[in-house]
RNA sequence: AAUCCUGUAGCUUAGUACUAGAGCACUCGCCUUGCAAGCGAGAGACCUGGGUUUGAUUCCCGGCAGGGCGA
Numbered sequence: 001a002a003u004c005c006u007g008u009a010g011c012u013u014a015g016u017a018c019u020a021g022a023g024c025a026c027u028c029g030c031c032u033u034g035c036a037a038g039c040g041a042g043a044g045a046c047c048u049g050g051g052u053u054u055g056a057u058u059c060c061c062g063g064c065a066g067g068g069c070g071a
Stems, first nucleotide, its partner, number of pairs: 003068005010024004026042005047063005
């Protein structure tokens, strides 16, 4: 060079088309003399540019980043 895989929240991840959930972490409140644990509430994400489609995280193409194989 060629080829394959992956990219979703701060981290680990679910999601095979109708605009996204969970755990831990974070913020606030309750509880406690106080801390932790527990309970309730909240904020927070689809790598990027196009295409197909009524509708794309999902399907297709290119790019970028990481990884595997290989020389």
The RNA shown here (transfer RNA) has 71 nucleotides and comes from Callorhinchus milii.
NCBI's taxonomy places the organism under Eukaryota, Opisthokonta, Eumetazoa, Gnathostomata, Callorhinchus.
The coordinates come from a structure-prediction model, not an experiment, and the mean pLDDT is 82.
It matches the Rfam family "tRNA". Its family is annotated with triplet codon-amino acid adaptor activity in the Gene Ontology. By type it is a transfer RNA. About the family: Transfer RNA (tRNA) molecules are approximately 80 nucleotides in length.